Background:
A computed fold for a 693-nucleotide part of an RNA from Sphingosinicella sp., annotated as large-subunit ribosomal RNA, domain II.
Context: one part of a larger RNA
RNA sequence: CCCAGCGACUUACCGUCAGCUGCAAGCCUAAGAUCCUCAGGAUCGGAGGCGGAGCGAAAGCGAGUCUGAAUAGGGCGUCGAGUAGUUGGCGGUAGACCCGAAACUUAGUGAUCUAUCCAUGGGCAGGUUGAAGCGAGGGUAACACCUCGUGGAGGACCGAACUAGUGAACCUUGAGAAGUUCUUGGAUGACCUGUGGAUAGGAGCAAAAGACUAAUCAAACUGAGAGAUAUCUGGUUCUCCUCGAAAUAUAUAUAGGUAUAGGCUCGGGCGUGUAGCGAAUGGGGGUAGAGCACUGAAAGGGCUAGGGGCCUUACCGGGUUACCAACCCCUAUCAAACUCCGAAUACCAUUCGCCGAACCCCGGGGCUCAGACUGUGGGGUCGAAUCUUCAUAGUCGAAAGGGAAAGAGCCCAGACUAGCAGCUAAGGUCCCAAAAUAACGCUCAGUGGUAAAGGAAGUGAUUGUGCUCAGACAGCUGGGAUGUUGGCUUAGAAGCAGCCACCAUUUAAAGAGUGCGUAACAGCUCACCAGUCGAUGCACGAUCGUGCCGAAAAUAAUCGGGGCUUAAGCGUUAUACCGAAGCUCUAGCUAUGCAGUGAUCUGCGGAUCAUCGCAUGGGGUAGAGGAGCGUUGAUGACUGGCUGAAGGGAGACGGAAACGACUCCUGGACUGUCAUCAAGUGAUUAUGCUGGG
Numbered sequence: 001c002c003c004a005g006c007g008a009c010u011u012a013c014c015g016u017c018a019g020c021u022g023c024a025a026g027c028c029u030a031a032g033a034u035c036c037u038c039a040g041g042a043u044c045g046g047a048g049g050c051g052g053a054g055c056g057a058a059a060g061c062g063a064g065u066c067u068g069a070a071u072a073g074g075g076c077g078u079c080g081a082g083u084a085g086u087u088g089g090c091g092g093u094a095g096a097c098c099c100g101a102a103a104c105u106u107a108g109u110g111a112u113c114u115a116u117c118c119a120u121g122g123g124c125a126g127g128u129u130g131a132a133g134c135g136a137g138g139g140u141a142a143c144a145c146c147u148c149g150u151g152g153a154g155g156a157c158c159g160a161a162c163u164a165g166u167g168a169a170c171c172u173u174g175a176g177a178a179g180u181u182c183u184u185g186g187a188u189g190a191c192c193u194g195u196g197g198a199u200a201g202g203a204g205c206a207a208a209a210g211a212c213u214a215a216u217c218a219a220a221c222u223g224a225g226a227g228a229u230a231u232c233u234g235g236u237u238c239u240c241c242u243c244g245a246a247a248u249a250u251a252u253a254u255a256g257g258u259a260u261a262g263g264c265u266c267g268g269g270c271g272u273g274u275a276g277c278g279a280a281u282g283g284g285g286g287u288a289g290a291g292c293a294c295u296g297a298a299a300g301g302g303c304u305a306g307g308g309g310c311c312u313u314a315c316c317g318g319g320u321u322a323c324c325a326a327c328c329c330c331u332a333u334c335a336a337a338c339u340c341c342g343a344a345u346a347c348c349a350u351u352c353g354c355c356g357a358a359c360c361c362c363g364g365g366g367c368u369c370a371g372a373c374u375g376u377g378g379g380g381u382c383g384a385a386u387c388u389u390c391a392u393a394g395u396c397g398a399a400a401g402g403g404a405a406a407g408a409g410c411c412c413a414g415a416c417u418a419g420c421a422g423c424u425a426a427g428g429u430c431c432c433a434a435a436a437u438a439a440c441g442c443u444c445a446g447u448g449g450u451a452a453a454g455g456a457a458g459u460g461a462u463u464g465u466g467c468u469c470a471g472a473c474a475g476c477u478g479g480g481a482u483g484u485u486g487g488c489u490u491a492g493a494a495g496c497a498g499c500c501a502c503c504a505u506u507u508a509a510a511g512a513g514u515g516c517g518u519a520a521c522a523g524c525u526c527a528c529c530a531g532u533c534g535a536u537g538c539a540c541g542a543u544c545g546u547g548c549c550g551a552a553a554a555u556a557a558u559c560g561g562g563g564c565u566u567a568a569g570c571g572u573u574a575u576a577c578c579g580a581a582g583c584u585c586u587a588g589c590u591a592u593g594c595a596g597u598g599a600u601c602u603g604c605g606g607a608u609c610a611u612c613g614c615a616u617g618g619g620g621u622a623g624a625g626g627a628g629c630g631u632u633g634a635u636g637a638c639u640g641g642c643u644g645a646a647g648g649g650a651g652a653c654g655g656a657a658a659c660g661a662c663u664c665c666u667g668g669a670c671u672g673u674c675a676u677c678a679a680g681u682g683a684u685u686a687u688g689c690u691g692g693g
Stems, first nucleotide, its partner, number of pairs: 001693006011094013026050003032044005054061002064076004097235002100232001104225006115199009124189001126158003129154001133150006162186003167182004201217001203213002238628006248261005262368002264365006274358001276354008289341001290339002295335003299331004304325001306324002308321005371396010401412003416588004421584003427578003430562003436575001438573005448564001454549002458546010475532005481505003486500003511526001515524002589618006596611006629682001631679008640670001647666005653660002
C1' cells in the first nucleotide's frame, strides 16, 4: 500500500420547546396491594405533585398589593388553560460523539546492566632505564665530596596478554538495536578482573557528562485512581427535496476559545398598505470642488513705520542705502486639524405609482467571530509590496459554463433533466480552431509581440513666418580692400592672450573681424559681394498621428504556436457570421401558490387525498427544515420452499436516488410480503483496530 471484518452523537434522570393522545378548572397517581391467560397486563391505592392569586423582607392584606403622610404617582399583578403520557429537537448532571497526551497521586518491583562502596580471591610475556641504601678506592682534621662496583626504586620507558575506544574506511531493511578491519591510549597502577554483599525513585550513586540506576532517566518500571484533563489535531458510515449564511459589533487573564447582538432556517401570530423599487416635494449637512472674508503658511513689486550699514554731527539732529522688514496696496499662490462659499451622491420625511408579505412580533435550531482579491474614496509605508488598516461596490469564499494560451477574486454569464434545434454576451472570424484572407487610411520598426528621463533632417497630416525667374537654397569660379600693426596692455599682442572702443574711407561687397594658425608676423577660412546654375522651390518654427535609439542573463526559446508587412499590425467605418450550461423552442421531473373536478371525514367554517390546468421558482459550503431507501430483531396477518430456501455467480430489466425485480447456473434448508414496534442500523479515509496479501 491492497482486500475483508470491526470502528464514533448513546443511556439514565431533570428541565425546556414542538408534534400526537387522554381528561380538563382541573389533571396525574407513587410506593404498595389484589387478581389474571404472569419477562406482561387489569383493578385498587390521592400520600403527594402541578395548575387554579397575587403582592410584600415580613407581620400581613388580597383582585389587588408594596412603597408612601396620601385617596397621588410608580413597581409587580388581575382580564381563564392546564395536567398526565408518548415521540422528537435542544440544554443540564453524569466519561456524554470516538480515538489521542506530556503529566499528577498512591501501592509495590528492581543494583544478574550500570555508578560507588565492602569482604574475599585472581591477573599483568619479554625488553629497557638504573633512585636511595650498601661495599671498595680516592678524599677530609673529621664530615662533605668524587670514582667504580653492588643494589633494584618509579601513578618510570618500549611492548604482548588484559583493558580502553583515537582517526579512517566499511556496515547503516547490518553478520551486529553500537559491530568489523586497519590505526591508536594505558599496560606495577588513582591498574584490570571473578565471586558474594550494601545503597533506589524527588531517592540512590556520581574524579560531575544531568552521567548511570536491567536496550527506559531533567525523576526508573508495574498495578491502581482512570474512560485524569485536552478552549488542541484527526476521524464521524445510505438517498433525494426546499431554503441558505458568516468571517462584523461589544465584552472577555481575551485574541485560532466563548457569551450577547448581527446575518441563515423552521413553526406560530398580526396583517389593504408594512418592506423594497421609482417619481415628485420638503429637509438638515459642510465632503468633492472652489476661495482667501477668518486662522496660519508663502513668492515678487509698491508705499513706508521700526531696525541695521555708511556719511555727517560737541549735543540735538540730518543725509543716504542693490540690507532686514510690520501695517497697507497691486500681482500670483497653499491648507486633514482654514472657510466668505459649496455640489453630485447618500440619508430622513410626506404624497403618488409599481410590487404584494418579501416587512414586523413571539418562540425552536443552529452555523459564523483567520476572510481573499478587484474598482473607487482615505490613513500607514517609500503617492513600495500578491503589504497593512478603514469605508464603499462587486466577485471568490459557497459558482459550474464561455473569454483572458494556461489562472479562486478580472470580463461575460448564475448549471432542475434531456435534445445530432434556433438567437446572442464577453471575445473573436489566415491555419492549428467554429466564424470576413471586408473597406479607407497609417506603420517597415516584426513596431505590433513589455519600460523612463533624454536624444535624432525616420515618416504621414495640419499650420505659422521669411526668402524666391528683379534668380532664392546648395555647389562651383572670383573678390573679401584702405586709414591700421585702432588704443591700452605686453618681451611681443599686427582681426583672432586680455581690457576699452568698435569709427571712417574705397566700394558690387568686405567685421577694427567666425574659426584654424604664428614667438609675433605670415598663411588658410568665414561673414559679406559678384558671376555661373535655373526651382510649384528654399530656410526656420509650431501642433497631432505613428515608428527609431536609450534597452545586459543564463534552452535556438518564442506573439499560445505556425506564421503575418497595400497584414493575419494600428486607427476609423460598415455589413455579415462564429461564439456559453445566458435567452428561445420541444419533451419531462419537482417545490410553492391559485383555480376546477372527484373521493373520504366534518363540529358545515372546512380539512385530507387523488387528478387536471395556470403562474412563479429549482448553483450551493457551514447550517436549518422535509420526505424516503436499506440492515438486524420483535409482534400480528398472509405467502414461497428438496418439483430446490438463504447465500454465491452472470445478464442488454424497472425506479429520480438510496435501491428493487426477473431468468439461467451454483448451493442444499430455510425464507419473503404487508402493518406496527425496537435498534449494537449503513465506512475509501481516524500515521484507526484485527486478520490476510

Lineage of the source: Bacteria > Alphaproteobacteria > Sphingomonadales > Sphingosinicellaceae > Sphingosinicella.